Small-subunit ribosomal RNA, 5' domain from an uncultured Verrucomicrobiota bacterium, 495 nucleotides, folded computationally. RNAcentral holds the full RNA, with entries from ENA, Greengenes and SILVA. The prediction has a mean pLDDT of 86.

Context: one part of a larger RNA
């Protein structure tokens, strides 16, 4: 010059739109952050009854969204390309959806325990379990054959359920080719490399095994060291190319520390399970609890980084037939010149060139149209008034239409009422008044900006080359002028 997730120092009116723990992946008090379904069931409690309301089976979600960057130099990611898988929910199409049958919560009865919680014995439903039948697809066999399915609910027409085949979407696996730094790291390797056979898996595959071969990597840098999430992209440059990868996005990879697995379509799983280990907290000492690298917030570390905030009105996700419920996602509000934009801090006139300063060669120059003084204007601020958009949807009422045999019911499609966290906010209209709002840093050369004091190698300055030992434009102080300007400087730091 130009950049920044900054920081200090001095100053500080008003908006908008962004980002704000880079350090200790250090330890965390307290609340919130994942629930729905009574149109799958059965009890309980409240109540005349409509009906409200508990937990408990059962299903779906908890795998998403959020966070964070410690591991990882590796098929992690980027990019192209592959065959040997899987995919809830969701479209599309073709088949079913038949009959039984033992349980186990709840709850009711004895207990144990400080307490977390926990045992024993009876009761019962289901879209929970199990059998048994049937088999268009399906899957075993070469063929004969053979195996395996389901549930129901609601005011009646929908949602469910099975079993197949096809899409979507989304995910797991090979592979080419790229991806940091040193050789004062030069060999490394035994499931190691290939093969046969099996086992395991949604799939291939030393993924595991037995058994046979003795391979296979490497100076094109193996293997060990360090270091570091990768990318799209930012910065910066005339480019090439050189640094970084904060915020927005995709992937990847973690969740107190290691370890394993269950359930599920999916996890080996932030706010589920079991082991062990550090830690902290309870505790009748027997025994138990816990995990903020979710969103505020403490505490410590530090040059440094915010409210223990407000609606789910709008996106979006979960769950429900819907109403609705839940969403620290989100939307917003709050703080803090942190950053880039925009505006204001007045505007015109106004020479006796006032007083004061400061400098003088003692004339007189400068501050300077600057003030004052007159006339005006009214942007923000500040006040009185009005007052949004973002609202589709849903849901009630009313009408019309289609369905039907027909409807009070379902659809559709008008009209009418309702639904706003942000907020009485932006906006918009009026009042009064220049009245409330300018500052830093520099002035020897680079480099725009000059003089007096005072100091005398002292105090000091200082990016660099250098000032200051008695006439210092380079040190303090005035004045004066120069640059930005709600900011200016310093310092890190990158090109």
């Nucleotide at each position: 010059g130009a950049g920044c997730g900054a920081a200090c120092g001095c100053u500080g009116g008003c908006g908008g739109c962004a980002g704000g723990c880079c350090u200790a992946a250090c330890a965390c008090a307290u609340g919130c952050a994942a629930g729905c379904c009574g149109a799958g069931c059965g009890c309980c409690c409240c109540g005349c009854a409509a009906g409200g309301g508990g937990a408990g089976c059962g299903g779906c979600a908890g795998a998403c969204g959020g966070g964070a960057g410690a591991g990882u130099a590796a098929c992690a990611c980027g990019u192209g390309g592959g065959a040997a898988c899987g995919u809830a929910c969701c479209c599309u199409u073709c088949a079913g959806u038949u009959c039984g049958g033992a349980a186990c919560a709840a709850c009711c009865c004895a207990g144990g325990g400080a307490a977390a919680c926990u045992u024993g014995g009876g009761c019962u439903a289901a879209u929970a379990c199990c059998g048994a039948a049937u088999a268009c697809g399906u899957c075993c066999g070469g063929a004969a054959g053979g195996a395996g399915a389901a549930a129901g609910a609601u005011u009646u027409a929908u949602c469910g359920c099975u079993g197949a085949a096809g899409g979507a979407u989304c995910g797991g696996c090979c592979c080419g080719c790229g991806u940091c730094u040193g050789a004062u790291u030069a060999g490394c390797u035994u499931g190691u490399u290939g093969g046969u056979g099996a086992g395991g898996u949604a799939a291939c595959g030393g993924c595991u095994c037995a058994c046979c071969a003795a391979g296979g990597c490497u100076u094109u840098g193996a293997c060990g060291g360090g270091u570091a999430g990768c990318u799209g992209g930012u910065c910066u440059g005339a480019g090439a190319g050189g640094a970084c990868g904060a915020c927005c996005a995709g992937c990847c990879a973690c969740a107190c520390u290691g370890g394993g697995a269950c359930u599920g379509a999916g996890a080996c799983a932030c706010g589920g399970c079991c082991c062990a280990g550090a830690c902290a907290c309870c505790u009748a000492c027997g025994g138990g609890u816990g995990g903020c690298a979710g969103c505020a917030g403490u505490c410590g570390a530090g040059a440094a980084u915010u409210u223990u905030u407000g609606a789910c009105a709008a996106u979006g996700g979960g769950g429900g037939a819907a109403a609705c419920c839940c969403u620290g996602a989100u939307c917003g509000a709050g703080c803090g010149a942190c950053g880039c934009c925009g505006c204001g801090u007045g505007g015109a006139g106004g020479a006796u060139g006032a007083a004061g300063g400061u400098c003088u060669u003692c004339g007189g120059a400068u501050u300077g149209u600057a003030a004052a003084c007159u006339c005006c204007u009214g942007u923000c601020a500040u006040u009185g008034g009005g007052g949004a958009a973002c609202a589709a949807g849903g849901u009630g009422c009313a009408u019309a239409c289609g369905u039907u045999a027909a409807c009070u019911g379902c659809g559709u499609a008008u009209g009418c009422a309702u639904u706003g966290a942000u907020a009485g906010u932006a906006c918009c209209c009026g009042a009064a008044g220049a009245g409330g709002a300018a500052g830093a840093g520099a002035c020897g050369g680079c480099u725009a900006a000059c003089u007096c004091u005072g100091u005398g190698c002292c105090a000091g300055c200082a990016g660099c080359c250098g000032c200051g030992g008695u006439a210092a434009u380079a040190c303090a102080g005035a004045g004066g002028u120069c640059u930005c300007a709600a900011g200016c400087g310093u310092u890190g730091u990158u090109c």